[in-house]
RNA sequence: CUCUCAUCCAGAGAGGUGGAGGGAAACGGCCCUGUGAAGCCCGGCAACCCGCGUGCAAUGUAGCAUGAAGGGUGCCAAUUCCGGCGGAUUAGACAUGAUAUCCGCAAGAUGAGGG
Numbered sequence: 001c002u003c004u005c006a007u008c009c010a011g012a013g014a015g016g017u018g019g020a021g022g023g024a025a026a027c028g029g030c031c032c033u034g035u036g037a038a039g040c041c042c043g044g045c046a047a048c049c050c051g052c053g054u055g056c057a058a059u060g061u062a063g064c065a066u067g068a069a070g071g072g073u074g075c076c077a078a079u080u081c082c083g084g085c086g087g088a089u090u091a092g093a094c095a096u097g098a099u100a101u102c103c104g105c106a107a108g109a110u111g112a113g114g115g
Stems, first nucleotide, its partner, number of pairs: 001115008013042001015041003021032003027083003043076003048072003052067005080107001084105006
């Protein structure tokens, strides 16, 4: 870099340091920020992977459910902050079509596995 699968409307400090930026490229929108951004440290959340406990089942080491959080990631404003494409409904005889809701896809993020 690429492929496959899973998840993405929940959760997470009124700490220290740091000093102006930040919201995962760009652009637009809308926000956060000196009542202190990013980064770093501590802390926390979650439970994808490893390991561990319990139950079921099995008896070919695997499987299913569940628990706790030791290790590896990840995450800790706003849905993945919003933005793309298609469909349905809103919608009425037909056409156009705002808005909103839902579904699917795309894009992206994270994890696990493969090339």

RNAcentral holds the sequence, with entries from Rfam. The RNA shown here (SAM riboswitch aptamer (S box leader)) has 115 nucleotides and comes from Reticulibacter mediterranei. The coordinates come from a structure-prediction model, not an experiment, and the mean pLDDT is 79. The source organism's lineage runs through Bacteria, Chloroflexota, Ktedonobacterales, Reticulibacteraceae and Reticulibacter.